[in-house]
Molecule: RNase P RNA; transfer RNA
Organism: uncultured Mailhella sp.
RNA sequence: GAGCCGGACGGGUCGUCGCUGCGCGUAUUCACGCGGGGAGGAAAGUCCGGGCUUCACAGGGCGGGAUGCCGGAUAACAUCCGGGAAGAGCGAUCUUCGGCAAGCGCAACAGAGAGCAGACCGCCGUUGUUAUGACGGUAAGGGUGAAAGGGUGGUGUAAGAGACCACCGGCUGCCGUGGUGACACGGCAGGCCAGGCAAGCCCCAUCCGAAGCAAGACCAAAUAGGGAAACCGAUCGGCCCGAUCUCAGGUUUCCGGGUAGGUUGCUUGAGGGCACGGGUAACUGUGCUCCUAGAGGAAUGACGGCCACUCCGCUUCAGGGCGGAGAACAAAACCCGGCUUACAGUCCGACUC
RNA sequence: GCAGUUAGCUCAGUUGGUAGAGUAUCGGUCUUACACACCGACUGUCGGGGGUUCGAGUCCCUCACUGCCC
Numbered sequence: 001g002a003g004c005c006g007g008a009c010g011g012g013u014c015g016u017c018g019c020u021g022c023g024c025g026u027a028u029u030c031a032c033g034c035g036g037g038g039a040g041g042a043a044a045g046u047c048c049g050g051g052c053u054u055c056a057c058a059g060g061g062c063g064g065g066a067u068g069c070c071g072g073a074u075a076a077c078a079u080c081c082g083g084g085a086a087g088a089g090c091g092a093u094c095u096u097c098g099g100c101a102a103g104c105g106c107a108a109c110a111g112a113g114a115g116c117a118g119a120c121c122g123c124c125g126u127u128g129u130u131a132u133g134a135c136g137g138u139a140a141g142g143g144u145g146a147a148a149g150g151g152u153g154g155u156g157u158a159a160g161a162g163a164c165c166a167c168c169g170g171c172u173g174c175c176g177u178g179g180u181g182a183c184a185c186g187g188c189a190g191g192c193c194a195g196g197c198a199a200g201c202c203c204c205a206u207c208c209g210a211a212g213c214a215a216g217a218c219c220a221a222a223u224a225g226g227g228a229a230a231c232c233g234a235u236c237g238g239c240c241c242g243a244u245c246u247c248a249g250g251u252u253u254c255c256g257g258g259u260a261g262g263u264u265g266c267u268u269g270a271g272g273g274c275a276c277g278g279g280u281a282a283c284u285g286u287g288c289u290c291c292u293a294g295a296g297g298a299a300u301g302a303c304g305g306c307c308a309c310u311c312c313g314c315u316u317c318a319g320g321g322c323g324g325a326g327a328a329c330a331a332a333a334c335c336c337g338g339c340u341u342a343c344a345g346u347c348c349g350a351c352u353c
Numbered sequence: 354g355c356a357g358u359u360a361g362c363u364c365a366g367u368u369g370g371u372a373g374a375g376u377a378u379c380g381g382u383c384u385u386a387c388a389c390a391c392c393g394a395c396u397g398u399c400g401g402g403g404g405u406u407c408g409a410g411u412c413c414c415u416c417a418c419u420g421c422c423c
Stems, first nucleotide, its partner, number of pairs: 001353003005349005011307007019038002022035005040329001044340002047338005052212004064208005069083005084097005098203002103201002105197002120142002122138006150168006169193002171190008216264004226255007233245004271290008309326007354421005361376004370407001378394005400416005
C1' cells in the first nucleotide's frame, strides 16, 4: 500500500421556547407551578422461532407445510458455535451441502444418433458398376451439441471394441484402524464404468393444532328489546271474598345479556453490566450491582452559543490561526431470540499478500 | 393474510426451450377530400438484484411499488 474478518460508536454540553407520561403542591371547568423520566442499531420489512392469551383436543393415521452433511448450544428456530467434504482464491478467507445405483418425468436448436444408445463422414469385408452405389461389421479417428456411456499403453482383429491384459481414476460390497459422528486412511473382491436435473413429481429422516394484544379479562350508561314478581286487569259472578288466566294493555320493582365509554393486559425481562468458575466456542453456573418510554390520531421537537469531527479556501518555515460549508439510514405501540434490507462518517482488534 | 407488476394502453403466455393478441402510432391502397375498410411496418433489459439449470417471463431467495381482505 492492497485485502480479509470481527467488534464498538452513530456527536457532546449550555441556554431559550415547546411536547408527553409519573409524583407532589395549588386550584378544582379548563389549568398552572416544581421535581424527575422520555427511541434504535436497525425501533424498519413482518421473513422465521418462542413466551403470553382464547378456542379446539383420549390416542393414532391420511393429507398439508417446514427443515435437510455431522456433533453441540438454546425456551425454540430457517439462528449461532465447532467440525467434515467439494469448489474459488497465491493467501487471510469465502461459497455450497440428504437420496437420480428406488420409481416416474424432462432435454428446444443443431446433430446420423439424446437415454434398455447411435452408422453422417471415415475404416474394414462381401458384392455390383464405365462411374455414383447396395448389404453387413466397426465407437479407434472426424463432425454436431450444454451433454455422445472411463483414461493411457499394449494384446488382439478383416477393421475395431473392457473383447482381453498392465497401470491410473471412479463406483459398489465386505473387512480392519482412528473418530461420538459426518468422514479419513488402508486392504480384498467385482469389468461394475451406472451421465445431468429433486430451487420437477417423488423417496427417506425430523418437527409442526388454529388464531392473534383490534388476543383476552373486568366494570358498565342512555335508548330499544328479553326474563321474573307484585298490582291494576280479563273470565266466572248481581256484588264481595274466592277461583282460574297471563290472550291484549298499563304501572312499579328486580334480574341478566350486550353497545358507547372506562379500567386492565402494559412493561422487571429466557433483562443489562462486572467478577470468578465450567466449556476450543456458541453458551452456561454462582455472586455483586443497575432500572432504562409506555402513548391511544399517537410525545421524544425547534432555534442559538461553545467544543469536538470531516472537507474547502486564505495565511504561517513549522506547530498553528482565521473564514465558510457539511454531518447518514430512519423513528417505539404486548414482549423477547434471530434473519433480511437501509446507513454520512469515526474508532479499535485479529489475520493475509 | 392474499393477489399483481409483460409493447404507449388493456391483457394472453404450463409439464422451463426463438415472447404474442387487441388497440394506439406510422406508411401505402381506396376517395375530390376525410372517415370506414384492406395491406404492411415499428415496437419490449418480462418491476430491480442474486441464485438453480446447458437454457428462466416461468423455479428458489431478496428488495421495491400497487391493489384487496381481516